[in-house]
RNA sequence: GCCCCCGUAGUCUAGUGGAAGAAUACGAGGUUGCGGACCUUGAGGCCUGGGUUCGAUUCCCAGCGGGGGCG
Numbered sequence: 001g002c003c004c005c006c007g008u009a010g011u012c013u014a015g016u017g018g019a020a021g022a023a024u025a026c027g028a029g030g031u032u033g034c035g036g037a038c039c040u041u042g043a044g045g046c047c048u049g050g051g052u053u054c055g056a057u058u059c060c061c062a063g064c065g066g067g068g069g070c071g
Stems, first nucleotide, its partner, number of pairs: 001070007010024002013021001018054001026042005047063005
């Protein structure tokens, strides 16, 4: 320098056009003699910009970041 893949809660991950779900962690309550475990509940996220579309996490382009291959 060229090519490919990935980017979603603190962490790990699902979601291929109708507006985001789980696990774990965290807060509150319950339970317990106190903790842990367990039960209930709450808050928390689409890398950035632009385009297409009635509508974008999803499709397209560029950028940024990470990983891999070739030279």
Molecule: transfer RNA
Organism: Candidatus Woesearchaeota archaeon